[in-house]
Annotation: Model confidence (mean pLDDT): 81 of 100. A computed fold for a 105-nucleotide RNA from Polaribacter aestuariivivens, annotated as SAM riboswitch aptamer (S box leader). Rfam family: SAM riboswitch aptamer (S box leader). About the family: The SAM riboswitch is found upstream of a number of genes which code for proteins involved in methionine or cysteine biosynthesis in Gram-positive bacteria.
RNA sequence: ACGUUAUCACGAAAGGCAGAGGGAUUAGACCCAUUGAAGCCUUGGCAACCUCUCACUUAUGAGAAAGGUGCUACAUUCUACAAGCUUUGGCUUGAAAGAUAACAG
Numbered sequence: 001a002c003g004u005u006a007u008c009a010c011g012a013a014a015g016g017c018a019g020a021g022g023g024a025u026u027a028g029a030c031c032c033a034u035u036g037a038a039g040c041c042u043u044g045g046c047a048a049c050c051u052c053u054c055a056c057u058u059a060u061g062a063g064a065a066a067g068g069u070g071c072u073a074c075a076u077u078c079u080a081c082a083a084g085c086u087u088u089g090g091c092u093u094g095a096a097a098g099a100u101a102a103c104a105g
Stems, first nucleotide, its partner, number of pairs: 003103006013043005021032003026080004044072003049068002052063004076097001081094005
């Protein structure tokens, strides 16, 4: 790498460097961006997957946030595939794909 499980409509800022793109790929839209995009650094913050503490219901519940990650515009920005409904505008649900964590490898 591939795989398994869980979660993904909540939440969370500034400064410096940098100098044109970014929002995962493909396609279509729609947003953000020289009133500085991506990326890097520093300091904050959010969250609670691992970890830690307590409980012991039968593998969950509660708490903390020191450690390991992660995240810090717009629902994972929306759509694409399928099913159902429909006033044919669209709506609901589930997949696929993706992201993060843990395990395995």